[in-house]
RNA sequence: GUCCUCGUAGCGCAGUGGAUAACGCGCCACCCUCCGAAGGUGGAGACCGCUGGUUCGAAUCCAGCCGGGGGCA
Numbered sequence: 001g002u003c004c005u006c007g008u009a010g011c012g013c014a015g016u017g018g019a020u021a022a023c024g025c026g027c028c029a030c031c032c033u034c035c036g037a038a039g040g041u042g043g044a045g046a047c048c049g050c051u052g053g054u055u056c057g058a059a060u061c062c063a064g065c066c067g068g069g070g071g072c073a
Base pairs, nucleotide, nucleotide: 001072002071003070004069005068006067007066010025011024012023018056027043028042029041030040031039049065050064051063052062053061
């Protein structure tokens, strides 16, 4: 330089054009317990790397840029 791939809650991940963005761990509250742990119930937390475009509608498609990983040179 070029090509591929990934970028979504604190962490790990799902989602592939139309729901209030799903789930696990963690966190908070309550129940349980003499107290913890375990277990049970409930809750908070991401506007989806950035900018622009396509579309009635975009986390999802397209372009550029930024960052991580990889292939070729």